[in-house]
RNA sequence: CGGGGAUUAGCGCAGUCCGGUAGCGCGCGUCGUUCGGGACGACGAGGUCGUGGGUUCAAAUCCCGCAUCCCCGACCA
Numbered sequence: 001c002g003g004g005g006a007u008u009a010g011c012g013c014a015g016u017c018c019g020g021u022a023g024c025g026c027g028c029g030u031c032g033u034u035c036g037g038g039a040c041g042a043c044g045a046g047g048u049c050g051u052g053g054g055u056u057c058a059a060a061u062c063c064c065g066c067a068u069c070c071c072c073g074a075c076c077a
């Protein structure tokens, strides 16, 4: 320098293909159960969907730029 992949809740990920209510597990909070804890059960909180634009009635999803990380190749040594 060229090509590809990833970026979504504290952590791990799905959802993207084919635009239409943002979800799952763990974790966290409250309550129940217990002498207490764990486990279990009930309820709940938590998101500028990496970033800046564009298209659209409507964008996590489509298009363009940028950033970070990973893989492959090239170049240099």
Base pairs, nucleotide, nucleotide: 001073002072003071004070005069006068007067010026011025012024013023020057028044029043030042031041032040050066051065052064053063054062

Notes:
The prediction has a mean pLDDT of 83. A computed fold for a 77-nucleotide RNA from a Candidatus Saccharimonadota bacterium, annotated as transfer RNA. The source organism's lineage runs through Bacteria, Bacteria candidate phyla and Candidatus Saccharimonadota. Rfam family: tRNA. About the family: Transfer RNA (tRNA) molecules are approximately 80 nucleotides in length. Gene Ontology term of the family: triplet codon-amino acid adaptor activity. RNAcentral holds the sequence, with entries from ENA.